[in-house]
Molecule: c-di-GMP-I riboswitch aptamer
Organism: Syntrophaceae bacterium
RNA sequence: ACCCGAUAAAGCCAAACUACGAGUAAUCGUAGGACGCCUGCCCGCCAUAGCCGGCGGGGGGCCCGCUGCUCCAGAGAUGGCGCAGGCGGGGAAAGCCACGGAUCCCAAAACCUUGGGAUGGCCGGGUUACCGAG
Numbered sequence: 001a002c003c004c005g006a007u008a009a010a011g012c013c014a015a016a017c018u019a020c021g022a023g024u025a026a027u028c029g030u031a032g033g034a035c036g037c038c039u040g041c042c043c044g045c046c047a048u049a050g051c052c053g054g055c056g057g058g059g060g061g062c063c064c065g066c067u068g069c070u071c072c073a074g075a076g077a078u079g080g081c082g083c084a085g086g087c088g089g090g091g092a093a094a095g096c097c098a099c100g101g102a103u104c105c106c107a108a109a110a111c112c113u114u115g116g117g118a119u120g121g122c123c124g125g126g127u128u129a130c131c132g133a134g
Stems, first nucleotide, its partner, number of pairs: 003134001004132002012091002017032006035121001036062004041058006063089004067084003071080003095127003099124003102119007
């Protein structure tokens, strides 16, 4: 220097959701919030001569948080039981860039689609960067 990402250390960011503000909207800003375990199932990858095994994703189960609803208690604030084809349950670039794809919003269009925007915590790509077991 490059690759890689450790049960290391020091830090960093901050989901669902809530409040306020901006925006026609998707969404954004500020503040709060601080992010799970399991599996005789399925798929992919790694590893092995082959198993055992490891990692990731999906399905399922339970739990936590939240949102909505019913009922109950309460004058109220609020609290409690329960229900849900509901949401979230972290990240090695979750820094930055909308370049390709994807999803979403707005407008137009009979349709195909077109234009403008949003998401960098959807994937790929580009670019810069902390630490250093290997």